[in-house]
RNA sequence: GAGUUUGAUCCUGGCUCAGAACGAACGCUGGCGGCAUGGCUAAAACAUGCAAGUCGCGCGCGAAAGUUCCCUUCGGGGAGCGAGUAGAGCGGCGAAAGGGCGAGUAAUGAAUAGGUAACGUACCCUUGGCUCAGGGAUAGCCCACCGAAAGGUGGGAUAAUACCUGAUAAGACCACAGCCCCCUCGGGGGUGGCGGUCAAAGGUGGGGACCUUCGGGCCUACCGGACAAGGAGCGGCCUAUUUCGUAUCAGCUUGUUGGUGAGGUAAUGGCUCACCAAGGCUACGACGCGUACCGGGGCUGAGAGGUUGACCCGGCGCAUUGGGACUGAGACACUGCCCAGACUCCUACGGGAGGCUGCAGUAACGAAUAUUGGGCAAUGGGCGAAAGCCUGACCCAGCAAUGCCGCGUGUGGGAAGAAGCUCUUCGGGGUGUAAACCACUGUCAGGGAUUACCAAGCAAGGGAGGCAAAUAGUCUCCUGCGUUGAGGAGUCCCAGAGGAAGCCACGGCUAACUUCGUGCCAGCAGCCGCGGUAAUACGAAGGUGGCAAGCGUUGUUCGGAAUCACUGGGCUUAAAGAGCACGUAGGCGGCCAUGAAAGCGUCCUGUGAAAUCCCUCGGCUCAACCGAGGAAUUGCUGGGCGAACUGCAUGGCUUGAGGCAGGCAGGGGUGUGUGGAACUCUUGGUGGAGCGGUGAAAUGCGUAGAUAUCAAGAGGAACGCCGGUGGCGAAAGCGGCACACUGGGCCUGAACUGACGCUGAGGUGCGAAAGCCAGGGGAGCGAACGGGAUUAGAUACCCCGGUAGUCCUGGCCGUAAACGAUGCCUACUAGGCUGGAGUCUCUCUGACGGGGUUCCGGUCGUAACGAAAGCAUUAAGUAGGCCGCCUGGGGAGUACGGUCGCAAGGCUAAAACUCAAAGGAAUUGACGGGGGCUCACACAAGCGGUGGAGCAUGUUGCUUAAUUCGAUCAACGCGAAGAACCUUAUCCUGGGUUUGACAUGUAUGGAUGCGUGCCUGGAAACAGGAUUUCGCUGCCUUUCGGGGUGAAACAUACACAGGUGCUGCAUGGCUGUCGUCAGCUCGUGUCGUGAGAUGUUGGGUUAAGUCCCGUAACGAGCGAAACCCUUAUCGUUAGUUGCCAGCGGGUCAUGCCGGGGACUCUAGCGAGACUGCCGGUGUUAAACCGGAGGAAGGUGGGGAUGACGUCAAGUCCUCAUGGCCUUUAUGCCCAGGGCUGCAAACGUGCUACAAUGGCCGGUACAAACCGACGCGAUACCGCGAGGUGGAGCAAAUCGGAGAAAGCCGGUCCCAGUCCGGAUUGGAGUCUGCAACUCGACUCCAUGAAGUUGGAAUCGCUAGUAAUCGCAGAUCAGCUACGCUGCGGUGAAUGUGUUCCUGAGCCUUGUACACACCGCCCGUCAAGUCAUGGAAGCUGGGAGCACCCGAAGUCGGGUCGUUACAGACCUGCCGAAGGUGAGUUCGGUGACUGGGACUAAGUCGUAACAAGGUA
Repeated sequence: GAGUUUGAUCCUGGCUCAGAACGAACGCUGGCGGCAUGGCUAAAACAUGCAAGUCGCGCGCGAAAGUUCCCUUCGGGGAGCGAGUAGAGCGGCGAAAGGGCGAGUAAUGAAUAGGUAACGUACCCUUGGCUCAGGGAUAGCCCACCGAAAGGUGGGAUAAUACCUGAUAAGACCACAGCCCCCUCGGGGGUGGCGGUCAAAGGUGGGGACCUUCGGGCCUACCGGACAAGGAGCGGCCUAUUUCGUAUCAGCUUGUUGGUGAGGUAAUGGCUCACCAAGGCUACGACGCGUACCGGGGCUGAGAGGUUGACCCGGCGCAUUGGGACUGAGACACUGCCCAGACUCCUACGGGAGGCUGCAGUAACGAAUAUUGGGCAAUGGGCGAAAGCCUGACCCAGCAAUGCCGCGUGUGGGAAGAAGCUCUUCGGGGUGUAAACCACUGUCAGGGAUUACCAAGCAAGGGAGGCAAAUAGUCUCCUGCGUUGAGGAGUCCCAGAGGAAGCCACGGCUAACUUCGUGCCAGCAGCCGCGGUAAUACGAAGGUGGCAAGCGUUGUUCGGAAUCACUGGGCUUAAAGAGCACGUAGGCGGCCAUGAAAGCGUCCUGUGAAAUCCCUCGGCUCAACCGAGGAAUUGCUGGGCGAACUGCAUGGCUUGAGGCAGGCAGGGGUGUGUGGAACUCUUGGUGGAGCGGUGAAAUGCGUAGAUAUCAAGAGGAACGCCGGUGGCGAAAGCGGCACACUGGGCCUGAACUGACGCUGAGGUGCGAAAGCCAGGGGAGCGAACGGGAUUAGAUACCCCGGUAGUCCUGGCCGUAAACGAUGCCUACUAGGCUGGAGUCUCUCUGACGGGGUUCCGGUCGUAACGAAAGCAUUAAGUAGGCCGCCUGGGGAGUACGGUCGCAAGGCUAAAACUCAAAGGAAUUGACGGGGGCUCACACAAGCGGUGGAGCAUGUUGCUUAAUUCGAUCAACGCGAAGAACCUUAUCCUGGGUUUGACAUGUAUGGAUGCGUGCCUGGAAACAGGAUUUCGCUGCCUUUCGGGGUGAAACAUACACAGGUGCUGCAUGGCUGUCGUCAGCUCGUGUCGUGAGAUGUUGGGUUAAGUCCCGUAACGAGCGAAACCCUUAUCGUUAGUUGCCAGCGGGUCAUGCCGGGGACUCUAGCGAGACUGCCGGUGUUAAACCGGAGGAAGGUGGGGAUGACGUCAAGUCCUCAUGGCCUUUAUGCCCAGGGCUGCAAACGUGCUACAAUGGCCGGUACAAACCGACGCGAUACCGCGAGGUGGAGCAAAUCGGAGAAAGCCGGUCCCAGUCCGGAUUGGAGUCUGCAACUCGACUCCAUGAAGUUGGAAUCGCUAGUAAUCGCAGAUCAGCUACGCUGCGGUGAAUGUGUUCCUGAGCCUUGUACACACCGCCCGUCAAGUCAUGGAAGCUGGGAGCACCCGAAGUCGGGUCGUUACAGACCUGCCGAAGGUGAGUUCGGUGACUGGGACUAAGUCGUAACAAGGUA
C1' cells in the first nucleotide's frame, strides 16, 4: 500500500496478501564452473581404522630377517655387516593446547568498565651472579613362580639431566629495630642493621700449551641446570552496571548476616571450624517455578526496535551418569587414575576390558544433512641442537542446485506467413521469423599437446661478519649444483550448431484468456470466495504472463502492524476512568539570592579484540570471493572547563496552601421528642343487600349485617401542599416540626505561618437495593405460594388473597446502566441568556432599579477538537502533573489456584478450541399491534347481491389406460371469441411410416410423373395390383413427323428436416400488479470527510410535485393536466337509401309519387366553458364558497393514454430465440377413446323461493350491430322446433326484427301454490360423414330442492345501482346462463374520517437491507471436537528427615625407611542406594459440568418497532 464487516458511507478493529531472509525440507525439472555451506531430531547406542607424541645432543640395555666369511658330528655353531638400527624401559618436555558439542547454567556465567596495596605463571625475552662435595636405590635385563587372559609376585645385577644428603647464599622469605616517601588509613614502596631458613645437572662439538688412572681433567663454543629481579603473554580472585518469562511464586534465610580466633589456599573471603551477636535479602521483585550457554555478530527494519546466536572469532560449560582426588607451572584432566551406577564386549566363571559431544563410518531417530578419500606440498602446533618425526589441526579432493555469483543452451537473414495444434461471426485469426531453408560464430562440455603459478624452504659447496688464543668450531646474513606439489590452475590446437529448458501462474488483490469436459459432483482456495448445465476460479488443451538451472509449495523470523505506539496509539457512545474518598511509598512541584557540581553541555584521554557492515584502492578475465588502508563501533572509564535548567545545601519572599476575625445559606450527619392527614384493625350507633374488581368476568367479602356513614380507641409506616432545569453532600444519598451535639462550604477583611503543595501503587474507611445472622416490630405494600381469569398452553402480563421482606437495634455482605457511561489537580482560550448564596457601589435616604465582583447550578453558541453524533470557561479545546484502565469477536468475567465471606457470593483471572468478523456514528430505504396530515365505495350511511337450494361453468381432490398443459392476491364463465370427428398436444390404446406432413442443396437415375376412375386386404392411414378410362405433363426449336436439354415432377442416397420435448431461473417480445397512485429524476450551484442532502422540505391550495407564497437554491425532464376519440347545445355546408312542414297527385291505408331542405336525422367543418363576470373568504397570491348567465360550471360525462421502478410476477403451448435432449422417434399419418369421468370442497354465474308476482288477451316506444358458402320477406304446411318456397338485399333502400320491462283488461288469493322449474319418460326438429359415450331446440307428460339463506363476504355515489330486453364475435351445429357491446325504465344514501383495508407526504424507532413471509433466543434430540470436575490408577521434578556408607582428601594411631616414600587400623565429611511424610508438574479415569461447531429435527417466541407487559 491492497483485499475483507455495509444496500451504500465514514470510523474503530481484527484477519489476509504483496517484500526480504534461511544450516532448511518436499514436488516437478536439471548443462558447466567458481566461492561457501551441509545431523537443527536421540548430550541416545556404537563395529572398524586413524585423531599425541617426541628426544640416543639425559640414561642403561639391545635384537631379527638377510648376507659375507670361518668351523662342523652336517643337526648346527661362531664372527663381520645388517646396527648401536628396530624395540621396550628409566628420564625430560608435551599430553590442561589443538579438535568436538551446548546437556547443564538466570549467575560460581557473559558483556562493558575498573580493582588486586589479596595472587600465580612452565616454555619465551632482558639483567645479575651461581652451577661445589657426596650417597643409596630402582625399571629395563636375567632366574623362578601364579593366572585363561588382563596382569602380578619373589630373588639377583645396573645407569642417569631419576632420587636423597651436605656445603655456599648475591638474593628471596620470616622475625625484630631505625630513616624517607606514598596511601584507599588496612597498609604499601625504598634504604639499610642483626639473626634464622632455602639451590643446582649435566650433555655435545672442537682444541694449542699443561696434567692424566688415557676415560679425561683443563680451555673454548653451543645447548642445558639453579637462584633472584624485571618484562611480555596467559591465568586466579574481587567490584559496579547490564543480562528472558511468570506475582495464579510474597515473603525468603541458620553457615544464614556480621564479629573474634584458628585452619586452608598462589591469593581475599563462612571457603571451613570453634565461640559470640541477631542479623541479612525483598515490591527498584527476594524466594520459587518455567525457559535458555553468553557476546562480537546474523536477519529484518527509514530508524527506533523486533527476532536470532548455524558457519567464523572471543568467553563459559561439558566429555557414558554421579562422586573423588593424584600428578603437574597449569586439570579435579575428551582419547589419565580410583570408586559407585547403567549399558556393551571377552571369559577357562575365578575374573577382566570399554567409553566417537575428535575425523570418517554404522545402525537408530527423523521431513532432513556428505567420503570408513589424498597429503603433511603450504599455514600452524608438539618434541628435538638439527636433519627430522608426529599432527582426521590444517590443506585438498569426493558427494548434495543447500545457498551466493558467473557462463552457456547459439548469431544474422528468412513468408502478408508451410504443416500440425487451437479459436472462429466459417470470412478468417493465433502459435509466428517461430520452424524449414541460407550464411556465420566457436564460450562451456569433449579430444590432443604443453607448463607460467600456489615453493617459502631444505641442502653439498662458497663468501662476509660475531664469539674465541685459534686459519678448530659455532652463530647470523648473502650466494647456491641439487631437491620438495596432495590437489588445483593457465596456454595452444582439433572437431562441430553439434551434448545442454524447465517450473509456476493467468476471478480480484496481482502481470497474464479462450475453447472443451464436469454439473454444490469431482475438485480449488493465502484472504474475499469459486462449482447446483453457457465456470476467464475445478480438470484438460491452445494461448499469454513471470522467473529461469531452476521454479513452486511448506515451515520459521522480521517487515508491512502506528496491531503494545520511546520515536509513535488510545479510554462520552467503538475495547478502555477504579462506586467514592482519605492517605503510605513513589512521581511531580511557586518567587529571589548564594554555594558546591550529581544530572546536563563542551573539550580531551583510555578503552570499545579481530572478523563482519560502510567508504576508497587493489587481486582472481567479471562477479561472488579475497586483500590493504580508512571510517564507524551511537557504549563505558578517567581528567579539565561551564553553571542556564533539574536535583542538593543554605538564606530570604508571599502570590500556592493553611490559619485568624466578622457575617451567610442549606432535605449535610447523629440522637431525642413531638404533630396532623391517610390507611388498617377493635368497640358501639345508623342502615339493610349488596360490595369489590375487570377489557369483560370470576375468585373474594356480605343477612352471624358487609360496602356506606357517625363516634371512640389502638397500631405501624411515610411525610401532601411549599417543591423548583432549586439546595446540601466525596460518592452512596438527604424532605413534617422542635431541641441537643456535630462535619463541610461561601463571602468580606487583612496586622499571622512561610511552599507547609498536587497526585497517589499497595493500604484504610464510606458505600443504593437485594441478601445473611441475632433480637424486636409489622399498618400498608408485597418475591415465594394459593385461588380466579386470559390462553392452544400461561409455572406470566390482569384480579382476589398472602409469607419472607420492606421498619428499628447490633453485626455481616461490598455489588449496580454505583452514569455526566466523561479520574483528580492547576493554568490559559469569544460571547449571550438564566437560577441560587454573598458582597461592593450609584441616586439625599429607603423601596425598586442600574453597574462591578466572588462561589455554586443550568442553557444556547464562536474558534478549536471530534468518525460522526456532539462538546464548547462545568471542554470531549490548548498545555502541565500524577493515578487507573484498553489491545478482534466468542469461549469468559468462566475454569483452576489464591484470598475475603456464616452463606449467597465477591476480588484476582487464563487456556484449548472456534469465527472473519464483532462493533461505533451517521445515510438511503423498508417495516412498526409509533405519531401527525391527507386520499380511495376503505369504513360509515344506503341499495342490491354472494355464502343456504337446483342447475350451468371453472378449479382442487379422487378416479382412470388417459382424464394433455399452464395459471398465488394479480389462477379458478382464466389461455378457450365455441373439445361429438377434426381441433388435440410424449393424454391413452392400437395400427402404419422413416430424407419423412413441410424447406433448401448435392450426387445418380431415367422419362416419366400427377389427378381421376377400377380391383384386393384393411377400421382407416396405408400396402399391393391391374388394365390402363379420361385429363394434364417442363424449357428451346420445328416442316408438327420429330430433334435437343435436364433448371418442373418422381425415385434412390447424403446433408438435413421435424418436436405444443426441457429450461419464463439463459432470453426478446407481449402482458398482469402496485396504480391513473402522484410520484420518479437530472444539470449547475451550495452543504457534508463521505454515503448523501438540498431542490422535492415549510405555510396555504388542488383530483394532482395542481398552483401560489416562502426559501441555498436556480432551472429542466419523465409523469399529472392538455392535445385525440365519443357524448351533451348551437351554427353552417350537403340532402340519398334518411325526413315530410307547406304545395300538388294517389291509396282502404302507408313519403306511395311529383317535389321540398324548413324539421328530425345523417356526417364534414366550426362555435361554445376560460374561475371569463359579480359578491365573500384568503397574504394584495394561488385558490375556495356562493351567485348570475348558460345546453353544459369549476378536469361537464365516458374512453384511449399507465412515469422511475417492484414482484428472477406470467407466458419457451401465440410468435421469435441461446443451450440441452430426441432422430425407424419425444417426428409424421390414421382409427377408437379421453379432455364431459364423481364420496367431497371452493370460486364465478343463471333460475328461483313469488302478489311491486305468475298466467292469459290486447297494445306502445329503442339503440347498436350483422348478412352472399350469407340474411332470407309475403305465402303455404306443422301445436311447436321447423319444413316447402324463394321476392328483395354486397344493404340509412332488402332481410335478421317480434324489443322486453311498460300500459290496458282479465284471472289466481298466500298455498310448496296457476310459485319454482330441476329431474325423468315419451315423441320429434335441425346441423353434421357421424349426435352412444357427448349437441342444441320443440311438444306431451313428470313436477325435485327451494318459503330470502350461519360465520363470513362482494359490488355500487347518477343516467350510477337495481331491473328489462336487443345485437355481435367464435361458429356446420352447440353446452352462451359466459364474454363484448347496445339501448329502455330508473332509485336510495353520504358532505363524516373514530375504526377495518390500501395508498401518498412529513416525522420517529430499528439488532431489518433476500428488507416483518425480516431478524432472532433458549431448552430438548443427533453428530464431531477441545476442555473443567471426579473415587482412584500411574509417571516425572525439586527438596526434607532417617538408615547405609564406596573411592578419597584431611585428622589420629600402629608399623616401616638413612631420607623421601609406603603398609595397616580408625574419626569427620562423603556419591549412588534404601525407607518415610509431604510438595509440585503431567498422563489416564466409570461418571459428570458447561462450551464450540454442524443446509433443511422438536417446543415455544425472550430480544430488535411502544416487538405487542418499554
RNAcentral holds the sequence, with entries from SILVA. A computed fold for a 1510-nucleotide RNA from a metagenome, annotated as small-subunit ribosomal RNA.